[in-house]
Molecule: transfer RNA
Organism: Minisyncoccia bacterium
RNA sequence: GGCGUGGUGGCCAAGUGGUAAGGCGAAGCUCUGCAAAAGCUUUAUUCAGGGGUUCGAUUCCCCUCCACGCCU
Numbered sequence: 001g002g003c004g005u006g007g008u009g010g011c012c013a014a015g016u017g018g019u020a021a022g023g024c025g026a027a028g029c030u031c032u033g034c035a036a037a038a039g040c041u042u043u044a045u046u047c048a049g050g051g052g053u054u055c056g057a058u059u060c061c062c063c064u065c066c067a068c069g070c071c072u
Base pairs, nucleotide, nucleotide: 001071002070003069004068005067006066007065010024011023012022018055025043026042027041028040029039030038048064049063050062051061052060
């Protein structure tokens, strides 16, 4: 330099055009004599960044950045 895969909360991770699941963690509340456990609630409005297509984009297209792999 070329090609491919990927980037989604603090962490892991699903989501292939129509309001972004779930788990761990964290915070608050309930319960308890105090705790633990359990239950409930909250925790992504810049889905790496920019632009384009579309009525509508995490999703499709282009460019850039980052990580990994292959080729040279």